[in-house]
Molecule: c-di-AMP riboswitch aptamer (ydaO/yuaA leader)
Organism: Actinoplanes friuliensis DSM 7358
Parts: sequence; structure tokens; C1' cells
RNA sequence: AGCAGACCGCCGCCUAAUCGCCGCAAGGCGAGCCGGGGACCCACCCGUGUUAUGGGGUGAAUCCACGUCACAGUGGUAGGGAUCGCUUCCGUCCCGAACCCGUCAGCUAACUCGGUCGGCGGCCGACGGAAGGAAAG
Repeated sequence: AGCAGACCGCCGCCUAAUCGCCGCAAGGCGAGCCGGGGACCCACCCGUGUUAUGGGGUGAAUCCACGUCACAGUGGUAGGGAUCGCUUCCGUCCCGAACCCGUCAGCUAACUCGGUCGGCGGCCGACGGAAGGAAAG
């Protein structure tokens, strides 16, 4: 000098997952955001039998082909994300998982029950370009 890493602060990204108050803390209470259950109407609905290919939910994360004894893996794909605290278009780079309920749930006003984790990045960068809007005031 360079590279990598750690801690603190600040700024930002994915996600509903943020903010406030009380408390030494543990924890608790709110607001905001998010999810489930739950009428009429509508939809489903021939009957019988069957625990079986059961059925269902959160999420963008579904499906197809090749491949394997199977898993893995490869290619694609519905769909989703990326810096003005905003929208649209073009373009580039990515994701395209995982988990839960427990035989049961369509929608659904009232009502009711829950969640508010976790994971990353940052010094000109596709934090690119264009249009509009906003802001600068």
C1' cells in the first nucleotide's frame, strides 16, 4: 500500500415484520401493517360407499422437460424483487424457497383468533435510461 474480516454509527434492500408508551429486566399495553376462522346472497352440491392419490393455509415461489432406484442435479416457466419515501415504460441483474393445520375450513357483514420474525448490502454502483409527478419553495 492492497485484500479480507470484526465492532459501533449512519444510509439502504427483501419481508406484514415498523413506531410509541410502561418496566431495572423479564415482560406487557397500544398504533400501524399482515394473516386465519366466521352469515344472508352467490357458488359448490344425483345417490351410495371409501382413511384415501384425503383436504386446506401462509408465501412471488407454480408447472413442464431431461435425469436418478430415489434424493440430488440441468434447462425452462407461471409469478416475484432491485436506492427521488411516487407511478408507468424500456433494459440489465436476480429470486422462482420453505413451512404450517391435522380429517377440517368456498365467499362472507357482525363477531372472533393470531403475527409483527429473519436475512442481506453500502461509497458512483443496472442506486441504468425515458416519460410523468413531486420536491427544491